Transfer RNA from Candidatus Parcubacteria bacterium A4, 73 nucleotides, folded computationally. NCBI's taxonomy places the organism under Bacteria, Bacteria candidate phyla, Candidatus Parcubacteria. It matches the Rfam family "tRNA". By type it is a transfer RNA. Its family is annotated with triplet codon-amino acid adaptor activity in the Gene Ontology.

Formats: sequence, C1' cells, structure tokens
RNA sequence: GCGCGUGUAGCUCAGCGGUUAGAGCAACCGGCUUAUAUCCGGUAGGCCGAAGGUCCGAAUCCUUCCACGCGCA
Repeated sequence: GCGCGUGUAGCUCAGCGGUUAGAGCAACCGGCUUAUAUCCGGUAGGCCGAAGGUCCGAAUCCUUCCACGCGCA
C1' cells in the first nucleotide's frame, strides 16, 4: 500500500430501516443473614468511532476518514 472484519453502558455482547436502544457481569440502594458471601428485588449508567449522503424515518443502507485485529504484498 491492497483486501476482509470489528467499533453500541465501566467490561463482554445482542440489536437484519419503524414506538423511548437491550441483556449478563460490574457499581449503588434495599431485602435475606448474627455477619459476610450466595440468592432475591430495585436504581443509575449509552444519542451507537467521526463527518457527510439516501430515506417519511438510519445504531442498521451508501461514501470518506479514524482506531484496532487478521491476511496479502
């Protein structure tokens, strides 16, 4: 340099164009317990890597760029 893939919550990931973006773990609060842990219930936390475009409507489709990974040279 070229090709492919990935980028969504603190972490691991789901979300195949349509209501307000979800789960598990972690955090916090409460319950249970003599207490801690387990377990149970709840709360908070993200405008989806950036910028444009298409569309009535985009995390999702298209383009460019950025970061990371793999392959080729």